[in-house]
Context: one part of a larger RNA
RNA sequence: ACGAACGCUGGCGGCGUGCUUAACACAUGCAAGUGGAGCGACGAACCGGGCUUCGGCCCGGGGCAAAGCCGCGAACGGGUGAGUAUCACGUGGGUAACCUGCCCCGAUGACCGGGACAACCCGAGGAAACUCGGGCUAAUACCGGAUGUGCUCUCAAUCCACCAGGGUUGGGAAAAAAGGAAGCUUCGGCCUCCGCAUCGGGUUGGGCCCGCGGCCCAUUAGCUUGUUGGUGAGGUAACGGCUCACCAAGGCGACGAUGGGUAGCUGGUCUGAGAGGACGAUCAGCCACACUGGGACUGAGACACGGCCCAGACUCCUACGGGAGGCAGCAGUGAGGGAUAUUGGUCAAUGGGGGCAACCCUGAACCAGCGACGCCGCGUGGGUGAUGAAGGUCUUCGGAUCGUAAAGCCCUUUUUGAGGUGACGAGCAAGGACGGUAGCCUCAGAAUAAGUCUCGGCUAACUACGUGCCAGCAGCCGCGGUAAAACGUAGGAGGCAAGCGUUAUCC
Numbered sequence: 001a002c003g004a005a006c007g008c009u010g011g012c013g014g015c016g017u018g019c020u021u022a023a024c025a026c027a028u029g030c031a032a033g034u035g036g037a038g039c040g041a042c043g044a045a046c047c048g049g050g051c052u053u054c055g056g057c058c059c060g061g062g063g064c065a066a067a068g069c070c071g072c073g074a075a076c077g078g079g080u081g082a083g084u085a086u087c088a089c090g091u092g093g094g095u096a097a098c099c100u101g102c103c104c105c106g107a108u109g110a111c112c113g114g115g116a117c118a119a120c121c122c123g124a125g126g127a128a129a130c131u132c133g134g135g136c137u138a139a140u141a142c143c144g145g146a147u148g149u150g151c152u153c154u155c156a157a158u159c160c161a162c163c164a165g166g167g168u169u170g171g172g173a174a175a176a177a178a179g180g181a182a183g184c185u186u187c188g189g190c191c192u193c194c195g196c197a198u199c200g201g202g203u204u205g206g207g208c209c210c211g212c213g214g215c216c217c218a219u220u221a222g223c224u225u226g227u228u229g230g231u232g233a234g235g236u237a238a239c240g241g242c243u244c245a246c247c248a249a250g251g252c253g254a255c256g257a258u259g260g261g262u263a264g265c266u267g268g269u270c271u272g273a274g275a276g277g278a279c280g281a282u283c284a285g286c287c288a289c290a291c292u293g294g295g296a297c298u299g300a301g302a303c304a305c306g307g308c309c310c311a312g313a314c315u316c317c318u319a320c321g322g323g324a325g326g327c328a329g330c331a332g333u334g335a336g337g338g339a340u341a342u343u344g345g346u347c348a349a350u351g352g353g354g355g356c357a358a359c360c361c362u363g364a365a366c367c368a369g370c371g372a373c374g375c376c377g378c379g380u381g382g383g384u385g386a387u388g389a390a391g392g393u394c395u396u397c398g399g400a401u402c403g404u405a406a407a408g409c410c411c412u413u414u415u416u417g418a419g420g421u422g423a424c425g426a427g428c429a430a431g432g433a434c435g436g437u438a439g440c441c442u443c444a445g446a447a448u449a450a451g452u453c454u455c456g457g458c459u460a461a462c463u464a465c466g467u468g469c470c471a472g473c474a475g476c477c478g479c480g481g482u483a484a485a486a487c488g489u490a491g492g493a494g495g496c497a498a499g500c501g502u503u504a505u506c507c
Stems, first nucleotide, its partner, number of pairs: 001505001004503005011378006017371002019336001024334003028331003033072003038069002046061006079289003089213007098206002103202007111145004120135006152173009179194003183190002215261003222252003227249008264286004268279004291312005314325004342368001344367003350364001351362004381411004391402004416444006425434001451496005456477003462491005472479002
């Protein structure tokens, strides 16, 4: 010094912090939705009209909510440290070898058509999960055509660079789209807002490459065949043995290759006068992983924690035919362990997703709960009080000491309890979980609050009794065998104090 644990003890508050072990297995709930101003169908409340046998029914408007199509999000946020000695990380560069949804700026355009599929209806299968067949339908879903500012490819000319490449002009080829809402209206339309398509630029985020840097073992000395390089091709957003065909036989290594062990890396943290050493919890950046192994799909972005497929182990359901699942999200359970918390509240703030918005969602976050786990602050009273009371202990029996300590008397009220008031955090309105909290005022009453370790030397603090190499102590030296300041108890003393001591570990 500590993410600590253990023993004894324990009044309060603030701020932090809390599975270091089994990346062991998980009951239950929640943790990613949202948009009706993209779409169709069904359609509650309610409104208007009609009929009525007064029960209600029909028509029109309206449009809650669940499901569906569609868009965006779900690749963020949150967790963990298994793997990894690696361009993973740190730092400095490169990309004339690249991508980038949403957002910002700019240019251009938004024309004409078409066919489906869910939902729904009918039928069938299945215990279920769910599946299959037929029929109807809409769109900002899907498809075809037109147009082409520009982009891409290609050809030609020309300029810069001249290794790769870039710019300008001209020709050719290919390649886009979607509408919705409010208001006004002479019903033709106008206008505003939100969107859409193509392209250019920006921003942001990322991919790839390189130099350098940071563990142990030589009781690991040789390693390598896509291996090293070339040509060509494929593939990728992009360079590249990334992959493939052919050719050459190279490449790495005592400046430690290869192998083995250990390990996420860093900003930092701890220690130290520094140099250094050790560590990498919390917070922040990067990386990797998501039951184990493999794979791709969608997409601007994943090879995707709460998506899909296959295989495996495990658990569960089953009508035995077949299905379902993945807490290293937040709580919580079992197990392991010396050891680590609530199945809490709120979206009020900050931030994120969707939406024109209202708003919805958000175990991110903000709060509350539990733990002296840590740091910091406060309190457990102040003054006075000598027949130095009683009592304890020691005693040379005179006394000494606990000791102004107590009692008594006079005060105070931090805390505590009760009552009242009561926020900031919310920036234009509304909106406060925390919270009737903090703070403030009044009242009561010394009232509610001290332990723990040590006293042989190191090391601050000594006597008595018990014990008798026994029982025991102990960090080292060492104590104990009949007067033990070292064991046990008592009185006293010393240290620290809501803590004290021990243990583990690091400097």